[in-house]
RNA sequence: UUCUUAUCGAGAGAGACGGAGGGACUGGCCCUAUGAUGUCCGGCAACCUGAAUAUUUUAUAUUUAACGGUGCUAAUUCCAGCAGGAGUAACCUGAAAGAUGAGAA
Numbered sequence: 001u002u003c004u005u006a007u008c009g010a011g012a013g014a015g016a017c018g019g020a021g022g023g024a025c026u027g028g029c030c031c032u033a034u035g036a037u038g039u040c041c042g043g044c045a046a047c048c049u050g051a052a053u054a055u056u057u058u059a060u061a062u063u064u065a066a067c068g069g070u071g072c073u074a075a076u077u078c079c080a081g082c083a084g085g086a087g088u089a090a091c092c093u094g095a096a097a098g099a100u101g102a103g104a105a
Stems, first nucleotide, its partner, number of pairs: 001105008013041001015040003021031003025081004042073003047069002049065007077097001082094004
């Protein structure tokens, strides 16, 4: 980098450093010197993982643990971008795209 698969309406600091930009892309709409992005610390969370229990046929389910590997810590993946429904419109559903985990090449 590509493929497969699961999840994406919950959760998480008025800390330190540092200084201008940031929210993937496009269009909106937002955040930002009452200091962003970022780094550190803190925190959240059970995807991998450990433990227990029940089925049972050795994989599922439930419960539990943040010591280990990730991840996350404004706004639903901030909203829409394609298709369908409804329609003045708001709106609803599903895809696509994206993000993260696990597995494979």

This is a predicted structure of a 105-nucleotide RNA (SAM riboswitch aptamer (S box leader)) from Clostridium ljungdahlii. Taxonomically the source falls in Clostridium (Bacteria, Bacillota, Clostridia, Eubacteriales). Its mean pLDDT, the model's own confidence on a scale to 100, is 83. Of the family's consensus pairs, 97% are formed in the model.